[in-house]
């Protein structure tokens, strides 16, 4: 969400309790009644009519006998032990699967063979009487039978005997024969059956045994006493310790008993290539229950769902005394619960009970109802229809999408409706279903579509809206303003009367690996031996036949599956066929395994010789060192550290000598040498004593390997009892260090370090590699031993052990291993299955504790971990390089001031830039524009652009109002192009109304583009190609050389791009050409100024060119690249100098240069205008100037530049003014004019070391210039005024030559100036550089890493807060079992049986035989009572663990991590 049909299915939870109805009856052809009707026979009444009233009449009514029919309470039989549920218990008294039963039993059936005979006592129904409330019961009395009992008779019964054949599988079986004894039977209905009995036989159907299968725990390890055999006896349909008595001690278990926990089992289901795994709901089959527990009756069979009796819980009636009841049968209640249906029809079918049968019963079953719960089928309409409507959604505004989709036309008629006909199921008859299936007709497109999804996995995309919010999310993740991932719309995918979600099981997962996985570093080898069970095992024979192979025979239930075919309209479904991996019987094979035997030597041990060693275990010696104690000698320190103190010394130390005492270890040798099972094991020397090895001989005869528990060894720490103590030293005490330092460094110093006994039993006990065998290229080296060959101890060459290193095949994820394998195989043992929680907790055992072994789980994470790899980094390493240090000058930091900036202020102090890479930065110029800020006045199609529609040329100009924007009023004019005109048109201005402008409003973390910076650092890639699984490497790395990845060389590389260099500018030297506005050597002329005429030599200048290339010698180097020298040159080794910035970083700047995406304001965040502000000022910091002077400063005087700038300009001569400056108007659009004076310099003089004749701030005053306008807030000049300040703490900054420092010109921006600022230019013109230890940056290699946002990283513990699980816990609840005794219902067995009794039996008031009531005994259920152990819930409090964006503390780990 929901149209229809078939066929299925449908309380998984409470085996939790039920109201009501029905689920088991049937036979009258066993019986005796009783009721009913009808009929027959007597009898009595007697109705209507009739009537003479006497009466007749007889319906008709009781009663009674007869006979029929009917119906059934009871007596008798069968049946009720089946059919129908449930699964609770049960792990084997169960199942499955195959046998036995020579130890059995079987009612109805069926087949055979006999028989069915004579008698008898009772008894319910029913009548009386009584009790009770009811359920029921009691006495007395009648009566049938197919009920009950006696006798005969009989077999192929049964039991016991006597001879005796066959047979098998041990008891044993089956036949025949003698002989004794015992045991039947029933009748009904009618003519023909049905019962009965008795034996045999079958078929079906039980019942016992037997083997093999059949969950999980070892933190369950011992378990048992009728237990385990025997003998007797009981009992049973049968074996049997079932059971009783006795006898002997057995039985049962690591091949897992007992215990505890789950759990009905099975065909089969579901998955799956299989192998398995999970599963047992319909369906069939077997088993167990039947409120719970216990019993046994009956009967062929039951210990019995709808019988019985006892006992409990509950329910329910009751008169209180006492009865009644068991849905896990069908429906239904009520409860639980996430959930599961009608108190329906019907015996008409198939089945089943009884019955001759008619028939009856039958919630078995056949139907139907409910539920999309599942399979399956069918519709919901089909054709046309437009460059494609409307609506919607979307655009890059064009258009796209919805979409032939609708609308319209044409038709058709499944289902569903409405009418008509109408089965099959049924062999004669019966049809619940059902007027059902089907079949007709009839009317309309009409009555019939949803749900989920669209980020990847995974088929399907845009939009708006939200903004780590609200939500999704299976996994990975999405969501912090442009979300294909949230919510909605379109649109599309998917399925499809459904669809999605959860929940479970399998699969993928080889992720428990039998098939099919591991263990050196990822989890994972026991710490080593030793050795039991146990598993495995050399050769050749002969033999068996368990094992193995192969055929046959049974068997493997039906259904299911698989295939083939068939039948409902197909399919579901349903029905034939055909198929079936075990098991078991049997027959046969002998290769392999195994079993018997036998026999061998090549594993394996034994003998003999040899020779190694720190093998073990015990005594005894030694000497160097150290302490310490006495003694001398000598004095002031020693001693310790980064540095230092504690500390120790004038009571004589340290140091030196010389004696002695003590303990504890053995330098050198010494050696990836030896030995040892491992832990270990080092002085000599003796003495016991175990292994290995090498020769060789000869014996033994597979004796072997491995090896769960067991046992033994087993480093250091610790423990217990004595002993010993020299140094060293946890714990401590003290002095550094440090913010702190419970440390790391120092001085002391106890335990313990050693010894005997004993415990412990762990360790990076590691080769992180278990043991043993076999097989599989080599090389090299050290050790022990031995062979050949030799005159030989020498060399060469070979064998065997054990030890290292390289490497080939193979192996590995890789690293890496590789005959000492981690490679091929066999053998066998221990381990492992994600990180945590945890090797913890509980239990359990060991230990003297300390603690060890065994070993969980709640909950919590998505990872955790391995080996490479490419970066990054490091208080890791090597090589280089750089004004990075050093070596110098010259400064900053101090002082005044100029500017920047933060800070504070403010009505604003507009914004940006923030560590190198912000701070004289954007800003190459803030009075006012600028300008963005601020206060006030104004404007709303706007200052600007398009686009319409009217108007008007534009446009000048004057007036009023006002701070001005603006805002009112006038005047003056009339152009350009087509065109006779009228008109249009381009270009402007007005006006009006909208489309729009317009924003220096946000986001440089949405961009582009431009820029800084690491760095002019020498680097960064690529293409083949080769190696590697791969990420990647190589190429780039290496040896050498360079400013340089610059150049050789080698080399699995070969080349190539970007990049460095070169090309390109200036500059240095020359040549060539050309000379003006330059230049002037030599000539002329001259006003003496290259002025003037010449000149074309020179300087210049503008073009074009040469030059330098390690070319050249010499040494050095490897031949080469180079390098050092050196000649020649104007330059000599990239000659100086510029420009020029690889690939990338830093989420660097910049949205305020511009451009720009989204968002945002629109009478304002926009536009305009006055006036402030951007210049504030207690104060910090940064670049910079001027200076603290005598290498000076101040006055005079004399010189020498380049670069550049000039018409809105630079200005000249010449006059004025102390000067700014003015006047002046010449030349100059510039090698011509002009700014222009260069200025340190240099000559002469003065000042003589002071705050000065240094400094020059500040302040007064008078002035200039520019400008609309210098008040806030311009610069500049003269006079006055003269502050700090006397070389600058910590720190720190430039510069390696025409460099630094010192001088001064210019120029941009510009009205004019904040310039001391920037970008250029020239003049003068140093000093150092030994080196590369260190300090900043960088490049190369290398090495570590737990780092990748990449060290500003990552990361531990405690404390404190929140939750969550979970251990311990005084105690307390509650369960299940087991034990010991108490008690002992019902009932079976047994004993008694004095009471009681119909059947036989006798000598009959009675007795016997039989029996029955009652009494008792064993056993025996639920109770009770105790101790003990075992589970589980709770529990105050504790402990630890686990989770938590941004808490405390401190830095333990990752780099030498800063004490590895």
């Nucleotide at each position: 969400u929901g149209g229809c049909g078939g066929c299925g299915u449908g309380c998984u939870u409470a085996a939790c309790a039920c109201a009501u109805g029905c689920a088991a009856g049937u036979c009258g052809a066993a019986c005796g009644g009783a009721c009913a009707a009808u009929u027959u026979u007597a009898a009595a009444a007697g109705a209507a009519g009739c009537u003479u009233c006497g009466g007749u009449g007889g319906a008709u009514u009781u009663u009674u006998c007869u006979a029929u029919u009917g119906u059934u309470a009871g007596u008798g039989g069968c049946g009720a032990a089946c059919g129908g549920g449930u699964g609770a218990g049960u792990a084997a008294u169960a199942c499955a699967u195959a046998a036995g039963u020579a130890a059995c039993c079987u009612g109805c059936c069926c087949u055979u063979a006999a028989g069915u005979c004579u008698g008898g006592a009772a008894u319910a129904a029913c009548c009386u009487u009584c009790c009770g409330a009811a359920a029921g019961g009691a006495u007395g009395g009648c009566u049938a039978a197919u009920a009950c009992c006696g006798g005969a008779u009989a077999c192929u019964c049964u039991u016991u005997u006597u001879u005796u054949a066959c047979c098998g599988c041990a008891u044993g079986g089956u036949g025949a024969u003698u002989a004794a004894a015992g045991g039947a039977a029933a009748g009904g209905u009618u003519u023909a059956c049905u019962g009965c009995u008795u034996a045999a036989g079958g078929a079906g159907g039980g019942g016992c045994u037997u083997a093999u299968g059949u969950c999980c725990g070892a933190u369950u390890a011992g378990c048992u006493u009728g237990u385990u055999g025997g003998u007797a006896g009981g009992g049973u349909a049968a074996u049997g310790g079932c059971c009783u008595a006795c006898c002997a001690a057995g039985g049962c278990g690591a091949u897992g008993a007992u215990c505890g926990g789950u759990a009905g089992c099975u065909g089969g289901u579901c998955u799956g290539a299989g192998a398995g795994g999970a599963u047992g709901g319909u369906c069939a089959g077997c088993c167990a229950c039947a409120c719970u527990g216990g019993g046994a009756c009956u009967g062929a069979g039951a210990c019995a769902c709808g019988g019985c009796c006892c006992a409990g819980a509950c329910u329910c009636c009751u008169a209180c005394g006492g009865g009644a009841g068991g849905c896990a049968g069908c429906a239904g209640u009520g409860g639980g619960g996430a959930a599961u249906a009608u108190u329906g029809c019907g015996c008409a079918a198939u089945g089943g009970g009884g019955g001759c049968a008619a028939c009856c019963c039958u919630g078995a079953c056949g139907c139907a109802g409910c539920g999309a719960c599942g399979c399956c089928g069918c519709g919901u309409g089909a054709g046309u229809g437009a460059c494609g409507a409307c609506g919607u959604c979307u655009u890059u505004c064009g258009g796209g999408a919805u979409g032939u989709a609708a609308a319209g036309c044409u038709c058709u008629g499944u289902c569903a409706a409405g009418a008509g006909g109408g089965a099959a199921g049924a062999u004669u008859a019966u049809g619940a279903c059902g007027g059902u299936a089907c079949c007709u007709c009839u009317a309309a497109a009409g009555g019939a579509a949803g749900c989920c999804c669209c980020g990847g996995c995974u088929a399907a995309c845009u939009a708006c809206g939200u903004g780590c919010c609200a939500g999704c999310a299976g996994c990975c993740g999405c969501g912090g303003u442009a979300a294909u991932a949230c919510g909605u719309a379109g649109g599309g995918g998917g399925c499809g009367a459904g669809c999605g979600u959860u929940a479970u099981c399998c699969g993928g997962a080889u992720u428990u690996a039998u098939u099919g996985g591991g263990c050196a570093u990822a989890a994972a080898g026991g710490g080593c031996g030793u050795g039991u069970a146990g598993g495995c095992g050399g050769u050749g024979g002969u033999u068996u036949a368990a094992g193995u192979c192969a055929g046959a025979u049974g068997u493997u239930a039906a259904a299911u599956g698989u295939u083939u075919u068939a039948g409902c309209u197909c399919a579901a479904c349903u029905a034939a066929a055909a198929u079936u991996u075990g098991c078991a019987u049997u027959u046969g094979a002998a290769a392999c395994u195994g079993g018997a035997c036998u026999a061998c030597u090549a594993g394996a041990g034994a003998u003999c010789a040899g020779a190694a060693g720190a093998g073990g275990g015990a005594a005894g010696c030694g000497g160097a060192a150290c302490u310490c104690a006495c003694a001398g000698u000598g004095u002031a320190g020693c001693g310790g550290u980064g540095a230092a103190a504690u500390g120790u010394g004038u009571a004589g130390a340290u140091a030196u000598u010389g004696u002695g005492a003590g303990g504890a270890a053995c330098a050198c040798c010494a050696g990836u040498u030896g030995c040892g099972a491992a832990g270990g094991c080092g002085g000599c020397u003796u003495c016991c004593u175990g292994g290995a090895c090498u020769g060789a001989u000869u014996c033994u005869g597979a004796c072997g390997c491995u090896g769960a528990g067991g046992c033994g060894c087993g480093a250091a720490a610790g423990c217990g009892u004595g002993g010993g103590g020299a140094g060293c030293g946890a714990a401590c005490g003290g002095g550094a260090u440090u913010a702190g330092a419970u440390a790391c460094c120092c001085c002391g110093g106890u335990a313990g370090u050693c010894c005997a006994c004993g415990c412990c039993g762990u360790a990076a006990a590691c080769g992180g590699u278990g043991u043993u065998c076999a097989c599989u290229a080599g090389g090299u080296g050290a050790a022990g031993g031995g062979a050949g060959a030799u005159c030989g101890a020498c060399c060469c060459u070979c064998c065997c052990u054990g030890u290292g290193c390289c490497a080939c095949a193979g192996a590995u994820a890789a690293u890496u291993c590789g005959u000492u394998a981690a490679g091929u195989g066999a053998a066998c043992c221990g381990c492992c299955u994600g990180g945590g929680a945890a090797g913890u907790a509980c239990g359990a055992c060991c230990g003297c504790a300390a603690g060890g072994u065994u070993a969980a789980a709640a909950c919590u994470c998505a990872a955790a971990g391995g080996a490479a790899u490419u970066g990054a980094c490091g208080g890791g390493g090597g090589c280089c390089c750089g004004c990075a240090c050093a070596a110098g000058c010259a400064g900053u930091g101090g002082a005044g001031c100029a500017u920047g900036u933060g800070g504070u202020u403010u009505a604003a102090u507009u914004c940006g830039a923030c560590g190198a890479u912000a701070c004289c930065c954007g800003a190459a110029a803030u009075a006012c524009c600028u300008u963005a800020c601020c206060a006030g006045g104004g404007u709303u199609u706007g200052a600007c652009a398009u686009c319409u529609a009217c108007a008007g040329a534009a446009u000048u100009c004057u007036c009023c109002g006002g701070a001005a924007a603006c805002g009112g009023a006038g005047a003056a004019g009339u152009g350009c192009c087509u065109g006779c005109a009228a008109a249009g048109g381009a270009a402007c201005u007005g006006u009006a109304a909208g489309a729009c402008a317009g924003g220096u409003g946000g986001u440089g973390c949405a961009u582009g583009g431009c820029u800084g910076u690491c760095g002019u650092c020498a680097g960064c890639u690529c293409g083949u190609g080769u190696c590697g699984u791969g990420a990647g490497a190589u190429g780039u790395u290496g040896g050498g050389u360079u400013a340089a990845g610059u150049c050789c060389c080698g080399c699995a590389a070969c080349g190539a791009g970007c990049g460095c260099a070169a090309c390109c500018c200036c500059u240095a030297u020359c040549u060539u050409g050309u000379g003006u506005u330059g230049c002037c050597a030599g000539c002329a002329u001259u006003u003496c100024g290259g002025a003037u005429g010449g000149g074309a030599a020179c300087u210049c200048a503008c073009a074009a060119g040469a030059g330098a290339c390690c070319g050249c010698c010499u040494g050095u180097g490897g031949a080469a690249g180079g390098c050092a020298g050196g000649a020649g040159g104007a330059a000599g080794g990239u000659g100086g100098g510029g420009a020029u910035g690889a690939g990338g970083u830093c989420a660097a700047g910049u949205c305020g240069u511009c451009a720009u995406g989204c968002c945002u304001c629109u009478u304002a965040c926009a536009c305009c205008c006055u006036g402030g502000g951007c210049u504030a000022c207690a104060c910090a910091c940064a670049u910079g100037c001027u200076a603290c002077a005598a290498u000076g400063g101040c006055u005079g005087g004399u010189a020498c530049a380049a670069u550049g700038g000039g018409u809105u300009g630079c200005u000249a001569a010449g006059c004025c003014g102390c000067g700014a400056g003015g006047u002046g108007g010449u030349g100059c659009u510039a090698a011509u004019c002009u700014c222009a004076a260069a200025a340190a310099a240099c000559c002469a003089g003065u000042c003589u070391c002071a705050g000065u004749u240094c400094g020059g701030a500040u302040u007064g005053u008078a002035g200039u210039c520019u400008g609309c306008a210098a008040c806030u807030c311009g610069a500049c000049u003269a006079c006055a005024u003269g502050a700090a300040g006397u070389u600058g703490g910590a720190a720190u900054u430039g510069c390696u030559a025409g460099u630094a420092a010192a001088c001064g010109c210019a120029g941009a921006u510009c009205a004019a100036c904040a310039a001391u600022g920037c970008u250029g230019c020239g003049u003068u013109g140093a000093a150092u550089a030994c080196g590369u230890u260190c300090c900043c940056g960088g490049g190369c290699c290398u090495u570590g890493u737990a780092c990748a946002c990449a060290c500003c990283g990552c990361c531990c513990g405690u404390c404190a807060c929140a939750c969550c699980a979970u251990g311990a816990g005084a105690g307390u609840u509650g369960g299940a079992g087991a034990c010991a005794c108490c008690c002992g219902a019902a009932g079976c067995c047994g004993a008694u049986g004095u009471g009681c009794c119909a059947a036989c039996c006798u000598u009959u008031u009675a007795g016997g035989a039989g029996g029955c009531a009652g009494u008792u005994g064993u056993c025996g259920g639920a109770g009770g009572u105790g101790g003990a152990g075992c589970c589980a819930g709770c529990g105050a409090u504790u402990g630890g663990g686990g989770u938590g964006a941004a808490g405390u503390c401190g830095a333990a780990a990752c780099a030498a991590g800063g004490u590895a």
RNAcentral holds the sequence, with entries from SILVA. The RNA shown here (small-subunit ribosomal RNA) has 1460 nucleotides and comes from a metagenome. Model confidence (mean pLDDT): 84 of 100.